[in-house]
RNA sequence: AGUUCGAAAGGUGGUCGCGGCGGCGCCUGCGCGCCUCCGAGGAAAGUCCGGGCUCCCAUGGGCAGGGUGCUGGCUAACGGCCAGUCGAGGUGACUCGAAGGAAAGUGCAACAGAAAAUAGACCGCCAGGCCGAGCGGGCGACCGCGCGACCGGGCAAGGGUGAAACGGCGUGGUAAGAGCACACCGCCCUCCUGGUGACAGGAGGGGCACGGCAAACCCCACCUGGAGCAAGACCGAAUAGGGAUCGCGGAGCAAUCCGCCGGCGUGGCCCGCGCCGAUCCCAGAUUCCAAGUUGGUCGCUCGAGCCGUCCGGCAACGGGCGGCCCAGAUGAAUGACCGCCACCCGCGCGAGGUAACGAACGCGGGAACAGAACCCGGCUUACAGCCGAACU
Numbered sequence: 001a002g003u004u005c006g007a008a009a010g011g012u013g014g015u016c017g018c019g020g021c022g023g024c025g026c027c028u029g030c031g032c033g034c035c036u037c038c039g040a041g042g043a044a045a046g047u048c049c050g051g052g053c054u055c056c057c058a059u060g061g062g063c064a065g066g067g068u069g070c071u072g073g074c075u076a077a078c079g080g081c082c083a084g085u086c087g088a089g090g091u092g093a094c095u096c097g098a099a100g101g102a103a104a105g106u107g108c109a110a111c112a113g114a115a116a117a118u119a120g121a122c123c124g125c126c127a128g129g130c131c132g133a134g135c136g137g138g139c140g141a142c143c144g145c146g147c148g149a150c151c152g153g154g155c156a157a158g159g160g161u162g163a164a165a166c167g168g169c170g171u172g173g174u175a176a177g178a179g180c181a182c183a184c185c186g187c188c189c190u191c192c193u194g195g196u197g198a199c200a201g202g203a204g205g206g207g208c209a210c211g212g213c214a215a216a217c218c219c220c221a222c223c224u225g226g227a228g229c230a231a232g233a234c235c236g237a238a239u240a241g242g243g244a245u246c247g248c249g250g251a252g253c254a255a256u257c258c259g260c261c262g263g264c265g266u267g268g269c270c271c272g273c274g275c276c277g278a279u280c281c282c283a284g285a286u287u288c289c290a291a292g293u294u295g296g297u298c299g300c301u302c303g304a305g306c307c308g309u310c311c312g313g314c315a316a317c318g319g320g321c322g323g324c325c326c327a328g329a330u331g332a333a334u335g336a337c338c339g340c341c342a343c344c345c346g347c348g349c350g351a352g353g354u355a356a357c358g359a360a361c362g363c364g365g366g367a368a369c370a371g372a373a374c375c376c377g378g379c380u381u382a383c384a385g386c387c388g389a390a391c392u
Stems, first nucleotide, its partner, number of pairs: 001392006010341007018039003022035005041369001045380002048378005053228004065224005070084005085099001086097004100219002105217002107213002122159002124155003128151002131148002134145004167185002170182003186208001187206008232298004241289006247260005261277006305324008343366006352357001
């Protein structure tokens, strides 16, 4: 200078305050007071995966749809984690990877380029034919040499285009070339060895067939019902609807009778007497059922729990033993202020030091991201400064 993994997320005291369990006291009750104890996070966040739990649906299987996709393991489960394989990046510690199938089928490839998958030929290279001008030779017909244009051929080495050009590279070979031949590398096939496996190593054979894209359709393998604590259960003001009863007690099968109660009439008042106390209709009262709104209770927090230790395993993780109880609110508590200590920054002074730097002391300032809402396992994202371990 970096890489990986891990830990903590200030401590403590006082005063006041808030939510909850429990205890005590007061109170008819609603409640009130006092005391003990507990009271946010590593991400409580995003709500992206997975599970528990609840309701609905559901025999099972299939189709469709969705998801996952190297191998082995872990787990309640996962798209997570651990260990490995292969590929890519890095000097390295290490990091990253949607990493099955393109010799089942269909499809796609902009621009550039001659040609983009039934390959192809712009420049170029090569030999031939024909023509032209030039040089040289010859008395001449003509011959020779190189150059240029054209014609029909051969080639794909080189140049050029592209993300990608039908194995790479070297030597031989050839008119020039070319797996045309050979060596090495790559590829394909067969076999052997090692590994649970992905795969690795080796031997032999084949001149090479089979380019790329499946975060294009598709094929293959495996997984997969839906909605969510506003799930759901209970109690229930209100209110739609429905039923029963009609002041109480006694006797009687019943009609009814007796006693008491209330109201009204008569009456100045009391006794007494009479009438009435749903039932002809309308209306009413009481009560029950039903319904389930406002509201309340449960669900609700002891759990795939946390801490320590030992054992198994490279590890993720699993097991044994011991200890612990750690928010449960709901217009939703978990806070405010003041000290002290610790940390960081700046300034002053300044031991020390050649200097850079800077101990101790004093003063001032700072301290992130963010907050439960049924509960867990992950992933992702946010985060001031600080600490530890291993490695390059």
Source information:
A computed fold for a 392-nucleotide RNA from a soil metagenome, annotated as Bacterial RNase P class A. The sequence is in RNAcentral, with records from MGnify. It matches the Rfam family "Bacterial RNase P class A". Rfam classes the family as a ribozyme. Its family is annotated with ribonuclease P activity, dimeric ribonuclease P complex and tRNA processing in the Gene Ontology. Model confidence (mean pLDDT): 76 of 100.